[in-house]
A computed fold for a 73-nucleotide RNA from a Candidatus Saccharimonadota bacterium, annotated as transfer RNA. The source organism's lineage runs through Bacteria, Bacteria candidate phyla and Candidatus Saccharimonadota. The prediction has a mean pLDDT of 82.

């Protein structure tokens, strides 16, 4: 210098064009208990890394940019 992967919630990860972007674990209330934890129950929490392009419609498809990794020179 070439190629290839990944970037969604406070952490781990699903979703791969169409409602309402979800789980689990973390937080908060609350229940249970003499008390804790451990179960249950609700609930909080996301410009889906930015930027533009297709497209009726984009988290998902392209393109360039950023940031991490990974393989050849």
């Nucleotide at each position: 210098g070439g190629g290839g992967g990944c970037a969604u919630a406070g952490c781990u990860c699903a979703g791969c064009g169409g409602u309402u972007a979800g789980a689990g674990c973390a937080g908060u209330c609350g229940g249970c208990u003499c008390a804790u934890a451990a179960c249950c129950g609700a609930u909080u929490g996301g410009u889906c890394g930015c930027u533009g392009g297709u497209u009726c419609a984009a988290a998902c498809c392209c393109a360039g940019c950023u940031g991490c990794c990974c393989c050849c020179a």
Its Rfam family is "tRNA". Rfam links the family to the GO term triplet codon-amino acid adaptor activity.